Molecule: Glycine riboswitch aptamer
Organism: Saccharothrix tamanrassetensis
């Protein structure tokens, strides 16, 4: 001096699913609550099925929805790219 890898931060991109019914508030937009119906990509849980690994086990973008979310807007958002900082450190 330094590839790759890990963590954090910033920027950019970033999906899915009823505004269906009822009630309340309101002059109206709209807001809130309840019911049923749904969604998976914060988080959480499970390896029963499937998938990956030779097995055990573990894990997943798989499964379940406790939480979260379901007009639009907004927020959040796994994941991806770039930059910065830190750690480790191939050659």
């Nucleotide at each position: 001096g330094g590839a790759a890898c890990c963590c954090g931060a910033g920027c950019g991109g970033g999906a899915g699913a009823g505004u269906c019914u009822c009630c309340a508030g309101u002059g109206g937009u709209c807001u809130g609550g309840a019911g049923c119906g749904c969604c998976g990509a914060a988080g959480g849980a499970g390896c029963a099925a499937g998938u990956a690994c030779c097995c055990c086990g573990c894990a997943c973008a798989c499964u379940c929805u406790c939480a979260g979310g379901c007009a639009a807007c907004g927020a959040g958002a796994a994941c991806c790219g770039c930059u910065c900082g830190g750690g480790c450190g191939a050659g």